[in-house]
RNA sequence: UUCUUAUCAAGAGAGGCAGAGGGACUGGCCCUGUGAAGCCUCGGCAGCGGACUAUUAUUUAGUACCGUGCCAAAUCCAGCAAGCAUUGCUUGAGAGAUGAGAA
Numbered sequence: 001u002u003c004u005u006a007u008c009a010a011g012a013g014a015g016g017c018a019g020a021g022g023g024a025c026u027g028g029c030c031c032u033g034u035g036a037a038g039c040c041u042c043g044g045c046a047g048c049g050g051a052c053u054a055u056u057a058u059u060u061a062g063u064a065c066c067g068u069g070c071c072a073a074a075u076c077c078a079g080c081a082a083g084c085a086u087u088g089c090u091u092g093a094g095a096g097a098u099g100a101g102a103a
Stems, first nucleotide, its partner, number of pairs: 001103008013042005021031003025079004043071003047068004051063004075095001080092005
């Protein structure tokens, strides 16, 4: 990097450097010098895999221990299709993000 698979309506902050963008893309709509992105330090949340403990009828719960992930707004909403409706609502895809496995 590619493929497969699971989840994505919850949760979670400060300080320093830095100096204009950012929220994946497009359209909206938001955040932002009361400092964006990025980097560093400490902290936190708890999703996946592992480890350990307890429990069981092979599941469930816990530990923050390891590998990661995350800490504005539902993946911010929509973007394609179907249905119902009568302009909205619901569902499923597609796309994206993260984990695990394989090549």
The RNA shown here (SAM riboswitch aptamer (S box leader)) has 103 nucleotides and comes from Bacillus salacetis.
The RNAcentral record of the sequence draws on Rfam.
Of the family's consensus pairs, 97% are formed in the model.
The prediction has a mean pLDDT of 79.